Predicted 3D model of a 72-nucleotide RNA (transfer RNA) from a Pseudomonadota bacterium. Its mean pLDDT, the model's own confidence on a scale to 100, is 82. It matches the Rfam family "tRNA". Its family is annotated with triplet codon-amino acid adaptor activity in the Gene Ontology. Taxonomically the source falls in Pseudomonadota (Bacteria, Pseudomonadati). RNAcentral holds the sequence, with entries from ENA.
[in-house]
RNA sequence: GGCCCCAUCGUCUAGCGGUUAGGACAUUUGGUUCUCAUCCAAAUAACCGGGGUUCGAUUCCCCGUGGGGUCA
Numbered sequence: 001g002g003c004c005c006c007a008u009c010g011u012c013u014a015g016c017g018g019u020u021a022g023g024a025c026a027u028u029u030g031g032u033u034c035u036c037a038u039c040c041a042a043a044u045a046a047c048c049g050g051g052g053u054u055c056g057a058u059u060c061c062c063c064g065u066g067g068g069g070u071c072a
Stems, first nucleotide, its partner, number of pairs: 001071007010025004018055001027043005048064005
């Protein structure tokens, strides 16, 4: 340098055009316990950036950024 794949809560991840953007772990609060742990309930928290298509984009297209793979 060519080609291919990936980017969503703090972390891991689901979501193939109209979802209230969901789940697990973590965190915080409350309950339980003499205390801690466990367990139960609740809360907080996310679509990499810029354009385009569309009535409507996390989703499709282009460019960029970052990461990974492969060929040389």